[in-house]
């Protein structure tokens, strides 16, 4: 100097599934009606509820496996509490770089 192995975080890139459903309500805009107050329709956004659905934040369960036992760990399987269901955001996980530990060789 290279560097197996372990840990956590950061940056960048990739990264699936399932509702543009229904009801109520507030607001913006457009159109129509009304003498006016206002009313109706369409569309968008927010909030609350209902039904349906998804699994890859987190969480729970099973346990193949980690040479055997104890301890410990443990899935993309499973549940759907939580979360999510146009896009965006988020996103397990993967890759690259940086950082920390140890120091086989």
């Nucleotide at each position: 100097a290279c560097g197996a192995c372990c840990c956590u975080g950061c940056a960048c890139g990739g990264g699936a599934g399932a509702g543009c459903c229904c009801c109520g309500u507030g607001g913006a805009c457009a159109c129509g009606c009304c003498a006016g107050c206002g009313c109706g329709u369409g569309c968008c956004c927010g909030c609350g509820g209902g039904c349906g659905c998804c699994g890859a934040a987190g969480g729970g369960g099973c346990a193949a496996c980690c040479u055997c036992c104890c301890c410990g760990g443990a899935a993309c399987c499973u549940c759907u509490c939580a979360g999510g269901c146009c896009a965006a955001c988020g996103g397990a996980c993967c890759g690259u770089g940086c950082g920390g530990g140890u120091g086989a060789g």